[in-house]
Predicted 3D model of a 1234-nucleotide part of an RNA (large-subunit ribosomal RNA, half B) from a Candidatus Woesearchaeota archaeon.
The full RNA is in RNAcentral, with records from ENA.
Rfam family: Archaeal large subunit ribosomal RNA. Its family is annotated with ribosome and structural constituent of ribosome in the Gene Ontology.
Context: one part of a larger RNA
């Protein structure tokens, strides 16, 4: 000193974030129980008595076994339940065993689950409430698939999601994004139909068209959402009201500073002496809100919070005692880390934070116990932050695909019968311009055809239809009609062939639709033949579309005073910067550009602005007009710079050199090589303009732009391709367009606190270092405040007096103006400095890691002093202040809420100063906060998820090598030992404050009021040293009492220190005791003398005085003080071990003792402690078979037990003995080393 216990005055949570932790309670009986409530509950609520032993009587009953009465009763051994009456003790569930209680509040109704090993919860689950999704070969799930689960279950059932008992309730929104439905019409793949390309094919146009989008409707217990501005009420305030923007709708009932509120410690009440807590409440809800469910709620909770009562060592404030560990002593005896050297301290320096380096100072050498200041200690290539054309998981409406799902052909795949459509072959039928008997489709043949079933007429009938009529059918009578010519037409009809054109059928081919079938194929039954149920669907292949974080792969930019927000300093221009040659950085200033223009371009001639003066109808300062001055003061398409006057400006004519094809050089790009791009100068060509010289290949210059692939134009008797040929098509050569602005050009969204590599101090949080805008002191400047009122202005009041009159007039006040006062005191703006504590820049040190807020503990320094110590001033009568000076020796404390530091607030005080020490102190301690995983709320993001926003929860490692620092030995030096000394020097605060009393109700003062100086206090606090006579505390030496249990019982014991009552010694606070006064030098100030400067002057010479600071006086250590001291004594002594012990103590010293002895045991006296021992006899409530039994009392008996104290006393044991050391000279002898 740790651990694990235990006991504790007085106080009782003052402790801390928090009563952590301990303490208290505690089982059974009996009495008693509140608020609330879902009437079950709360409840063991709460709070209260009870509880042992002995002796007797009573209930109830087991078994055994006796009675002649027997559902009885009697004896034996139990069992249980009561009463009475005796009895002891501090104490009777005597030990063990065993809730502390209540109240308010958040959150979850509950039992219950969970992050093995940092998070037990408010999370998760849960009955209950609700959507969806399923009619069985269901739906959902696993699986390539067969096939499984759900289940051999069937909507009271199974799966999916959301809410979360249980009461009262759950409102608007359908605009967005989903699901659902619908759909005339658009859009839309294949496939299938057609056109183009001389055919074919590839290629393409076109049409049909499924889902699907688009449209159009439904749905929020899907996903989600739920406004703004002005006005307005007879005090103010507010705003039922009312205006207006503007929405899908604008938050409804309910709660509300909340697990949600930033401002904020909101306000008000209640609870404290004091709340940043709690509760109640208001409502101005950054940023509550109704099943992402709202608001209540008995019961429950290892939950969160507060708050009272018991209760305590949690504290004030420690303290004793017990076991173990440490320590000491014998054996035995490791692994892991770690491991340059190392005696250190101040200060400097250094990559800015040194044991090693420079400079001082201290330091002989070793050892034990300890203690954590330091080794920017150890441990782990920092988990923050940044970077990486690292990773990974997650997640979307990134990017690219993929499974499923789904829709459409299509194969497996068959028969039919109806409807609609297309095709083709077929029969009919239809065909009216005028004219013409007249309903003439077209061409061609053609001189005849047909016929009693013809033809014409008539009745009915259907069909066309230009309304004239055609055209078929039945029937009835009837033998001729028609044509040919004629006419009239453009075209001439019988009759026959083809062909158009409308319209009907019929056959054949296909396509939808609708239905029918049974034989594929599916399903059920059945051993199976074979029935039945569905059926050409469905499954299943192949194709096409369409959805598709369900799944995969990828991306998710640079610059950057750290990254992130911001910006663009990421391509060009101009002027400074830029330092007179060129080049030159910043996230430096300060402006620009990503165009325009068929003329604002070429050339030829021409002409002069701008502004002023002076004239001049309307007309004015400014309009056109006349004329002077007029170097640019104007213009220049557009920035700025530079340039420009018979022009580069401003007008006219004529043009298209803004053509077409090359080359060099400059710039892009100095000092390395290139691009695209820009510009300059030339050479051809073929032009314009001008008489001509000549000028012109855009614009006065200096910005106005972009690669490959790709796709698309353009040109051309060009090249090339598939056996030749032509056609078209491909592809190439040339030019031109489309664009990458992150502008030398990838095809690309997020989150990560679940994260993970590789790195950086190249780069950020802490701390350090520089600097000091800020910030903190000081100081100058002084605008003003301030202080007084003789005189004085104006006001208002009051008293007196007057007056119709508050009308005048006089005294006081107050006030205003002014005047004076200025060395008491404050003091804005500005200015100058010091400090390195605030807060910033900076990015040097440190990311192979220096642990980070406060808070305990301890320890030291500063002094810009809060108190105490002295002075000086006053706008200083005392008293009490105020300002300043010297002072840093002490001292600055106790509590509420808060995690806080700060701040704030009670209540004391002489006073409750302000810093620094790595924002001192985590190998010293807590862990409230901050800042990992886990969950809540509010915002927020579609979302993964995220918030210097709230809440709740959440592993602090390790035996100390060296160094330092407490403390304890031991060697060597100091030239024998032993004993007394001295004191260089080091350490101390050993005291500090304070009250009362006297001085004195004095000084002072008008009075209320009120000092010093000194001297006193067995006064008080706060430290400091010792002590244990006294109070207390402990007292696992001791004595008793008492429980269970064992030794058979009694006695006496053992065991749980079993609890309980006391307790010597000891050790020890809460007890006891000591804690003067001086003296030297000084600070600031105060003065004496006296000059420089005839006076004055504290100062220059000189002298005197002045403080808790300074050095002494006091106390501790101190010859190892290397300058290594003195003195005495002893001349060979001395000292160590070993024995026996304690005043002493971890070892080890130190201290006493050793027989010539009390040094320790023993024995015995005494003294203390405990409370009267065992037997014994007596009594004792009762019962007795008369033999006894019986708790327990009395005596013997201040007994009996003990006893670290005192004394007495040689019965034990301190015996026997070993080493060292013993100046100097002489002998000897080993031994070592040379």
């Nucleotide at each position: 000193u740790c651990c694990a216990a235990u006991u504790g005055a007085g106080g009782g949570a003052a402790u801390u974030c928090g009563g952590c932790a301990a303490a208290u309670u505690a089982g059974c009986c009996c009495c008693g129980u509140g608020c609330c409530u879902u009437c079950g509950g709360u409840a063991u609520a709460a709070g209260g008595g009870g509880u042992c032993c002995c002796u007797g009587c009573g209930u109830a009953u087991g078994u055994a076994u006796c009675u002649g009465u027997a559902u009885a009763g009697g004896u034996g051994c139990g069992u249980u339940c009561g009463c009475a009456g005796g009895g002891c003790g501090c104490a009777g569930u005597g030990a063990c065993u065993a809730a502390g209680a209540c109240g308010g509040u958040c959150c979850g109704a509950c039992u219950g689950u969970u992050u093995a090993a940092c998070a037990a919860a408010a999370a998760c689950u849960u009955a209950a409430c609700u959507u969806c999704c399923u009619g069985c070969u269901a739906g959902c799930c696993u699986g390539u698939a067969a096939a499984g689960g759900u289940g051999c279950g069937u909507a009271c059932a199974g799966g999916a999601g959301g809410u979360g008992a249980c009461g009262u309730c759950u409102g608007c929104c359908c605009a967005g994004u989903g699901c659902c439905a619908g759909u005339a019409c658009u859009u839309u793949a294949a496939a299938c139909u057609u056109g183009g390309u001389u055919u074919c094919a590839a290629c393409u146009g076109a049409g049909c068209u499924a889902a699907g989008a688009g449209c159009u409707g439904g749905u929020a217990a899907a996903c989600g959402g739920c406004g703004g501005g002005g006005g307005u009420a007879a005090c103010u305030a507010u705003a039922a009201c009312u205006c207006u923007c503007u929405u899908a709708a604008g938050g409804u009932a309910a709660c509300g500073a909340a697990a949600u509120g930033c401002c904020u410690u909101g306000c008000c009440g209640u609870u404290u002496g004091a709340a940043u807590g709690a509760c109640g409440g208001c409502c101005u809800g950054c940023a509550u809100g109704a099943a992402u469910g709202a608001c209540g709620u008995a019961a429950c909770g290892a939950g969160a919070u507060c708050g009272u009562c018991a209760c305590u060592g949690u504290c004030c404030c420690c303290a004793g005692u017990u076991g173990g560990a440490a320590u000491c002593c014998a054996c035995c005896g490791a692994a892991u880390a770690c491991u340059c050297c190392a005696u250190u301290c101040c200060g400097g320096u250094g990559c800015a934070a040194a044991g090693g380096c420079c400079g001082g100072a201290g330091a002989u050498c070793u050892c034990c116990a300890g203690u954590g200041g330091g080794a920017a200690g150890c441990g782990a290539a920092g988990a923050c932050c940044c970077c990486g054309u690292g990773a990974a998981a997650c997640u979307u409406u990134a990017c690219u695909g993929u499974a499923g799902c789904u829709u459409g052909u299509u194969g497996u795949u068959g028969c039919g019968a109806c409807g609609u459509g297309a095709g083709u072959u077929u029969u009919g039928u239809u065909g009216u311009g005028c004219a013409g008997c007249g309903u003439a489709a077209g061409u061609g043949g053609g001189a005849g055809u047909c016929g009693u079933u013809a033809u014409g007429u008539u009745a009915c009938g259907g069909u066309c239809g230009c309304c004239a009529g055609g055209c078929c059918g039945u029937g009835a009578a009837u033998a001729g009609a028609c044509a040919c010519c004629a006419a009239u037409g453009a075209a001439a009809c019988a009759c026959c062939a083809c062909u158009c054109u409308c319209c009907a059928g019929a056959a054949u081919u296909u396509a939808c639709g609708u239905u029918g079938c049974u034989a594929a194929c599916u399903c059920c039954c059945g051993a199976a033949a074979g029935g039945g149920a569905g059926g050409a669907c469905a499954g299943c292949g192949a194709u096409a579309g369409g959805u598709a974080g369900a799944c995969a792969g990828u991306u998710u930019g640079g610059c950057u005073g750290g990254g992130g927000u911001g910006g663009c300093a990421c391509c060009c221009g101009g002027u400074u910067g830029a330092a007179a040659a060129g080049a030159u950085a910043u996230c430096a200033a300060u402006c620009g550009g990503g165009c325009c223009c068929a003329a604002a371009g070429g050339u030829u001639g021409g002409c002069u602005c701008a502004a002023c003066u002076c004239g001049g109808u309307c007309a004015g300062a400014a309009a056109u007009c006349g004329a002077g001055u007029g170097u640019a003061g104007a213009g220049u398409g557009c920035a700025a710079g530079g340039g420009c006057a018979a022009a580069a400006g401003c007008c006219a004519g004529c043009c298209u050199g803004a053509c077409u094809g090359g080359g060099u050089u400059u710039g892009g790009a100095a000092u390395g090589a290139a691009a695209a791009c820009a510009a300059a100068c030339u050479c051809a060509g073929a032009g314009a303009c001008g008489a001509a010289a000549g000028u012109c290949a855009g614009g006065c210059c200096u910005a106005g732009c972009g690669a490959a692939c790709c796709u698309c134009u353009a040109u051309g008797u060009c090249c090339u391709c598939a056996u030749u040929g032509c056609u078209g098509g491909g592809g190439g050569c040339u030019a031109g367009a489309g664009a990458u602005g992150a502008c030398u050009g990838a095809a690309a969204a997020g989150u990560u606190a679940c994260u993970c590599c590789g790195g950086g101090g190249a780069u950020a949080a802490c701390a350090g270092a520089g600097u000091u805008g800020u910030c903190g002191c000081g100081c100058c400047c002084g605008a003003g405040a301030g202080c007084u009122c003789a005189u004085u202005u104006g006001g208002u009041c009051u008293u007196a007096g007057u007056u119709c009159a508050u009308u005048c007039u006089a005294a006081g006040a107050c006030u205003u103006a002014g005047a004076g006062c200025a060395u008491a005191u404050c003091g804005a703006c500005g200015g100058c400095g010091c400090g390195g504590c605030u807060u910033g820049c900076u990015a040097c040190a440190u990311c192979g890691a220096u642990g980070u807020c406060g808070g305990c503990u301890c320890u030291u320094c500063c002094u810009a002093u809060c108190c105490u110590g002295g002075c000086c001033g006053u706008g200083c009568a005392g008293c009490a202040g105020c300002g300043g000076c010297c002072a840093a020796g002490g001292g600055u404390g106790g509590g509420g809420g808060u995690g806080u530091u700060c701040a704030c607030c009670c209540a004391u005080c002489a006073a409750a100063a302000g810093g620094g020490a790595u924002c001192g102190u985590g190998a010293g301690c807590u862990g409230g906060g901050u800042u990992c995983a886990g969950a809540a709320c509010g915002c927020u993001g579609u979302g993964a998820g995220g918030c210097a926003g709230u809440u709740u929860g959440u592993u602090u490692g390790a035996u100390a090598u060296c160094u330092a620092c407490u403390g304890g030995a031991g060697a060597u030096g100091u030239u024998g030992a032993u004993g007394u000394c001295u004191g260089a020097a080091a350490g101390g605060a050993a005291g500090g404050a304070u009250c009362c009393u006297c001085u004195a109700g004095u000084a002072c003062g008008a009075g209320a009021g009120g000092a010093a100086c000194g001297a006193g206090g067995u006064g008080u606090u706060c430290g400091a040293c010792g002590c244990c006579u006294c109070u207390g505390g402990u007292c696992u030496a001791c004595c008793g009492g008492u429980u269970a249990u064992c030794u058979g019982a009694c006695a006496a014991g053992g065991u749980a220190u079993g609890c309980c009552g006391g307790g010597c010694a000891g050790c020890u606070a809460c007890g006891c005791g000591u804690u003067a006064a001086g003296g030297g030098a000084u600070a600031a100030g105060a003065g004496c003398u006296g000059a420089a400067a005839g006076c004055a002057u504290c100062u220059a010479a000189g002298c005197u005085c002045g403080a808790a600071a300074c050095c002494c006086u006091c106390c501790u250590u101190g010859a190892a003080a290397a300058u290594a001291g003195a003195c005495a004594u002893c001349u060979u002594a001395g000292g160590a071990c070993u024995c026996c012990u304690g005043u002493a103590a971890a070892a080890c010293a130190c201290a006493g003792g050793u027989u010539u002895a009390a040094u320790g045991g023993g024995a015995c006296u005494g003294g203390u402690g405990u409370g009267u021992a065992a037997g014994u006899a007596c009594g004792a409530a009762g019962c007795u078979u008369c033999g006894g039994c019986g708790a327990c009392g009395u005596a013997u008996u201040c007994a009996g037990c003990a006893u670290g104290c005192a004394g007495u006393u040689u019965c034990c044991a301190a015996c026997c003995g070993u080493c060292c050391g013993u100046c100097a000279u002489c002998c000897a002898a080993a031994u070592u080393a040379a």